[in-house]
RNA sequence: GCGACAAUAGCUCAUCCGGUAGAGUGCGAGUUUCCCAAACUCGAGGUGGCGGGUUCGAGUCCCGUUUGUCGCU
Numbered sequence: 001g002c003g004a005c006a007a008u009a010g011c012u013c014a015u016c017c018g019g020u021a022g023a024g025u026g027c028g029a030g031u032u033u034c035c036c037a038a039a040c041u042c043g044a045g046g047u048g049g050c051g052g053g054u055u056c057g058a059g060u061c062c063c064g065u066u067u068g069u070c071g072c073u
Stems, first nucleotide, its partner, number of pairs: 001072007010025004019056001027043005049065005
């Protein structure tokens, strides 16, 4: 230098074909208990790496770019 893959909640990851973005865990509150833990219920938390484009509508399609991993030269 070229190519492939990955980037989504604090963390680990889903989201099959474009149509209101979810789970586990963690965090906060409550129930239960003499207390703690556990269990159960509820809640908060996302400009989907960044910038553009297509579309009525983009995490998803297209272009550029950043970081990481792997391969080739």